[in-house]
Predicted 3D model of a 75-nucleotide RNA (transfer RNA) from a Bacteroidota bacterium. Its mean pLDDT, the model's own confidence on a scale to 100, is 80. Its Rfam family is "tRNA". It is annotated as a transfer RNA. The source organism's lineage runs through Bacteria, Pseudomonadati and Bacteroidota. The sequence was found in a public genome assembly.
RNA sequence: GGGCGAUUAGCUCAGUUGGUUCAGAGCACCUGCCUUACAAGCAGGGGGUCGUAGGUUCGACUCCUACAUCGCCCA
Numbered sequence: 001g002g003g004c005g006a007u008u009a010g011c012u013c014a015g016u017u018g019g020u021u022c023a024g025a026g027c028a029c030c031u032g033c034c035u036u037a038c039a040a041g042c043a044g045g046g047g048g049u050c051g052u053a054g055g056u057u058c059g060a061c062u063c064c065u066a067c068a069u070c071g072c073c074c075a
Base pairs, nucleotide, nucleotide: 001074002073003072004071005070006069007068010027011026012025013024019058029045030044031043032042033041051067052066053065054064055063
């Protein structure tokens, strides 16, 4: 220098052909119950501008482009 893949909650990830009810799960965190207390269990709760910017569209996590970061391969 070239090619490919990934980027969504604190962490690991899902998200169907673009369709409003869908932005979720597990773990973690907070509160309560239970317990002498802790853990486990049960009930409830908070937390996201979906990497950034632009484009297409009536409508974008989803399609397109550029950039950034990470990983793999080629030279």